[in-house]
Context: one part of a larger RNA
Order: sequence, then structure tokens, then C1' cells
RNA sequence: UCGUGGCCGAGGAACUAGGCAACUUAUGUCCGUAACUUUGGGAAAAGGACACCCUUUUGCACCCGCUUGUCGGGGUAGGAAGGGGGCACAAAAAUGGCUCAAGCGACUGUUUAACAAAAACACAGGUCUCUGCUAAACCAGUAAUGGGAUGUAUAGGGGCCGACGCCUGCCCAGUGCCCGUAGGUUAAGGCCGGGGGUGACCCCAUUUUUUUGGGUAAGCUUUUGGUUUAAGCCCGGGUGAACGGCAGCAGUAACUAUAACUGUUCUAUGGUAGCGUAAUCCCUUGUCGGGUAAGUUCCGACCCGCACGAAAGGCGUAACGACUUGAGCGCUCUCUUAGUCACGAGCUCG
Repeated sequence: UCGUGGCCGAGGAACUAGGCAACUUAUGUCCGUAACUUUGGGAAAAGGACACCCUUUUGCACCCGCUUGUCGGGGUAGGAAGGGGGCACAAAAAUGGCUCAAGCGACUGUUUAACAAAAACACAGGUCUCUGCUAAACCAGUAAUGGGAUGUAUAGGGGCCGACGCCUGCCCAGUGCCCGUAGGUUAAGGCCGGGGGUGACCCCAUUUUUUUGGGUAAGCUUUUGGUUUAAGCCCGGGUGAACGGCAGCAGUAACUAUAACUGUUCUAUGGUAGCGUAAUCCCUUGUCGGGUAAGUUCCGACCCGCACGAAAGGCGUAACGACUUGAGCGCUCUCUUAGUCACGAGCUCG
């Protein structure tokens, strides 16, 4: 000097990103206990008192005795009074620190085995959608088959939201989904033709015979039209707890400022309630108020919302949380100053 474990005078978070770590608290009985609240809670809220030993007395229960009774004796728990000793009486061990406020998530639960336990996942509950069953929808499998289910719409599958309370606005133009089928468009196939190639026998022409040229049925082949038409698409409706979206520019009131009001452009419609410098605000340490001697954090307001907003839910919310943030009380070697002990390592000397 370091590590581990302790102690301490004065102060008591001045430490630090942050009370991290440590300390405090802790048991039982009695008293007492706020806001708020879903009336269950909150609550061991908070905050207090008492606790050892001896003597006397009283004494439910219980025990003993006999003459069995309103009997006698003893006496635990508990109560009362007096006294005693120690530094210390819940004498060891074990054994909550508390409060206020805000955010998020309702809750108990689950999770990254070995850097993340959370505000993430799940959840009860809400809603949308699919599914009518010999063979559901859906899933696994090439299939057989199996699950769903020895179930049957109060059932099963899928999506989103996520207790509870109050609510959940406008837009169907685009995309998706559902319904509709008059018209338009439209495949293979079927049917009916046209052209080309090949083409026996045969026909025509030609040639002295041989031959040469042209035509032609069927079949095969190739090509081109017409006709007959399905779903789909176009088309017409509906649908947002479907994917999604929810403007701009000017002017205007008898101080000024502001604009209830007016005009205009575009759009499918122009953001309603509620909330708002927010886990969302760039400017930003916004402005005002509170708390502090001093506060980029925190709380309450304001609203010019860069870029909140209503089931990718909005706003509240008792209870709950090894969650996050701010404040306070208590407490402490976290820290300041002044010291100290033990063990181990290191260093110096031998």
C1' cells in the first nucleotide's frame, strides 16, 4: 500500500451518475392509525407504551383431602402493590427502515440456461372475422391418416386490444374483404369454314416409247377466320375494434394584441372528446408557480402538439411492483477531519 472483517470522537449524504454499499428497523402484548378507495382494502400505515428477578396479595382453569358442601387446602395463566441488581431485561440466535409525489404496467404470473426480469410476454375481459359438421373452418402430411373432437355456433379456429370506470369522433376516393350480376373484355376445348404442303388410283395436256407439266378425294400436316362460352377483371353497391387517412392561404372587433367572424384554393374527409414541453417538444435548461441558500432533473400550470389523440385504443384509476423518477424523516465510516484492531498479501531489513 492492497484485500477481507471490525471499532470509533465531531459532523451526518457534504460521497456519488445514483444513499451504490453499509447502517437503522426488526419479537410479542396493549394503545393508536391519514389521504384515497373498486368498501375488500390502504394497514404491521404512521406513531407510542410495556417486557428481567424477588416478596406480598388476588386468582378463571386444574389438583388433593374428607364429614360431599354456598366445605377445607394447594395453585397455573392473568391482575395489583412494594422492592432488587446490572453498561445492557424482546439481555443469545432469528427477526420489516419509514413517509410523500409522479410515470409505466391493472393484478398473481412468464422471459433472453451463462451480460437485459422490464414499461417486454401472458392474463381475466372487449371486439372483429371464419366455421352448419357422412368430410366444419384451420393445422401436420406426397398420401393414407391424424389433430380439431369421441367436440357442434353458450362450440372450435384466426386477428387486434388488454382488469375496472368514462368513452371510442369524421373519411369507403385508393388498397383489401363481402355482395351483385345487366353490359364490356376474356382461355383451353367444341362446332363451322378459308389458304398452303403432301397426295395413290384417276383426269387433262405433252412426248416416238421412256417421260414432263398441271389438276384432284381421303388421310396426315400447317396456317388463318367465324361461332359457342366460365371464373376473373372492368362495372354497381356495402364495409374502419379492415390496411389506412383525418389541409393551406389571406383579411377582420372603438388602445394594442388576438380573432368568435368572413373570403378563397384543394381534398375521400380535413383531428371531435380527452390529454399535452409528455417514455412523444427540434428550438429547450420554453414561460410562470412550488420545493432548495443555490434545482438541465422533479411537481403543478400554460399551449406555437418540429412530429398526441381515441381498441398499433384515448383519458382516469384503488390495490400491486427485486420496475423508473423526484423529495423528506430516521440512520449510518458513502464522505470530511482525527484515530484504531485482527487476519492475509505485498514492500523494506535480516